Transfer RNA from Solirubrobacter deserti, 72 nucleotides, folded computationally. Rfam family: tRNA. By type it is a transfer RNA. The same sequence occurs in records of 2 taxa.

[in-house]
RNA sequence: UGCCGGGUGGUGUAAUUGGCAACACGCCAGAUUCUGGCUCUGGUAUUUGGGGUUCGAGUCCCUGCCCGGCAG
Numbered sequence: 001u002g003c004c005g006g007g008u009g010g011u012g013u014a015a016u017u018g019g020c021a022a023c024a025c026g027c028c029a030g031a032u033u034c035u036g037g038c039u040c041u042g043g044u045a046u047u048u049g050g051g052g053u054u055c056g057a058g059u060c061c062c063u064g065c066c067c068g069g070c071a072g
Stems, first nucleotide, its partner, number of pairs: 001071007010025004019055001026044006048064005
């Protein structure tokens, strides 16, 4: 440099060929407990940047950034 694959809360992953972004862990608050832990309840926070298509985009198209693989 070219080709291919990937990027989703703090972490690990879903989202069935476009239709309200979800689950677990974590964190915060509360209940329980003499305290802590366990358990239960509530909350917290997410689509890599920009543009386009569409009534509607995590998903499709164009272009950048980052990571990995292959080739030179």